[in-house]
RNA sequence: GAAGUGGGCGGGGCGAUCGCUGGCGCUCGCAAGGGCGCUGGAGGAAAGUCCGAGCUCCACAGGGCAGGGUGCUUGCCAACGGCAAGGCGGGGCGACCCGACGGAAAGUGCAACAGAGAGCAAACCGCCGAUGGCCCGCAAGGGCACAGGCAAGGGUGAAACGGUGCGGUAAGAGCGCACCAGCGUCCGUGGCGACACGGCGGAUCGGCAAACCCCACCCGGAGCAAGGCCAAAUAGGGAGGAAUGCGGCGGCCCGUCGCGCUAAACCUCCGGGUAGGCCGCUCGAGCCGCGGGGUGACUCGCGGCCCAGAUGAAUGAUCGCCGCGCCGGCGCAAGCCGGCGGACAGAACUCGGCUUACACGCCCGCUUCACAU
RNA sequence: CGGGGCGUAGCGCAGCCUGGUAGCGCACUUCCUUGGGGUGGAAGGGGUCGCUGGUUCAAAUCCAGUCGCCCCGACCA
Repeated sequence: GAAGUGGGCGGGGCGAUCGCUGGCGCUCGCAAGGGCGCUGGAGGAAAGUCCGAGCUCCACAGGGCAGGGUGCUUGCCAACGGCAAGGCGGGGCGACCCGACGGAAAGUGCAACAGAGAGCAAACCGCCGAUGGCCCGCAAGGGCACAGGCAAGGGUGAAACGGUGCGGUAAGAGCGCACCAGCGUCCGUGGCGACACGGCGGAUCGGCAAACCCCACCCGGAGCAAGGCCAAAUAGGGAGGAAUGCGGCGGCCCGUCGCGCUAAACCUCCGGGUAGGCCGCUCGAGCCGCGGGGUGACUCGCGGCCCAGAUGAAUGAUCGCCGCGCCGGCGCAAGCCGGCGGACAGAACUCGGCUUACACGCCCGCUUCACAU
Repeated sequence: CGGGGCGUAGCGCAGCCUGGUAGCGCACUUCCUUGGGGUGGAAGGGGUCGCUGGUUCAAAUCCAGUCGCCCCGACCA
C1' cells in the first nucleotide's frame, strides 16, 4: 500500500424569527380563562410485536388430561427462545465465520419419477458354471449355458448394505487378514460437564423427528381499550338461555367460591345513552463516574444526577453562518467561487432481549499478500 | 394501542393439517351448430402458489424472516 475480518461509536453544530406542548413561579380576573419569565421536550432502532418479565384484574393461581414451547455443556440474569465461555460438526491459506446441535438398537410411518431391485434387499446388462445336466470325443479334454452360483464391474437414482490392499475362489463376497473410517449399554486417564485421548471388542447399510412420536425441562388466562374513582345522559327497556343449572374459568374433567331452583345475578342478541375528567403515568431490574471481583456475560461498593408524558395526540417551520459529501469552473499549489445532497424512521403503561430498516462519517484490534528498510 | 385472520390463473375459491399430479366455476381463444348473433356442444391456452431464506432427495404445503390487505375490541344503563 492492497484485499479482508472482528468490535465499538456518532446519526450535524451555533444563532435569529415565528409557532406547539409538560412543569414551576409571578401576575390579571368573581369565575371560565389569559399574560410574562424560567425550565424539560423522540430513537438507535421509538418499528415488527417475535420472545421474556414487571404491573393490574380474574381465587394470594389449585390438581390432572389435552395443548404449546425449548432442546450440546457449564454459567450469567428478575426472567428468557437472550447473553458469555467452552465442546462438537462444517467453511476459509488465515484473522475469523456458520450451525433448530437430545433420541432413528421404543414404536408407527414416508421415499414421487427412474430403476431388475427402495426396506426381514434385488439378477436388467454382466461374471462364473467348480457341482449336477446335455452334446462331441477311445481317452486326455472340449463345448452348451438347462439347473444353479455371484453384489466385483456397468446402468438407474437424492439414496443400492463401508474404503484401499493382499490372500482366497469356478467366479465372487468381511469369506479371511492388515490399515483407515464408522459403531459399542466396555475399561482406563483428563475435564464440574459437553467431550477428548488411549485401550479393548465384534464384520459393521443408511436418510427424514422444521413426519407422528419418545425423553428431559418450562408454561394458568387476559391485557393499560388491564384496572380503580368521579361526573353526565337514557326507556336502569325488550327477547332468549337451565335445574346432575349458570358464572368466576380460554378446551375438558376435578376442586373451590358466588348466585340460583321459576325468576334475579350472570351470559348472548336487539334497542337506548355518553363519548367528559382524575388516578394508573413515569424514579426505573434507571443513567453517569471511580474503585474491587470474574477469562467473560455479569456483579459488588462509593459518589453524583433527574432525563418527554402528549390523548385526533406536542417535540415543528423559515433564514443566515460554520462543518461534511458529490459535481462543475478557476488556480502550479494551498485554496477560492457556484450548484446539489444529507438516510431509516418517529414515543403512546414500563423494562430486558431478538429481528428487520438505515445516506454518510469516525475509532480500535487482528489476518493474508506485495514492496522497502 | 391491543388481539385475530388472509394472500393460489383476469375474478371468486379448493388443495396446505397428513410434503411428490397444482384443480373447480365464471371469464378468454379456436372450431361446430345459425342466414347472422345469443344459447348449446367440442377442443385448448393461461398460475413467480405475495417475497426472501432454511429443513428435506423433493416445499403451494413444514420452519423462520419480511411485505401487503381485511376484521374485531371504548364506556354507561
Two RNAs folded together computationally: RNase P RNA and transfer RNA, 450 nucleotides in total. Its mean pLDDT, the model's own confidence on a scale to 100, is 82.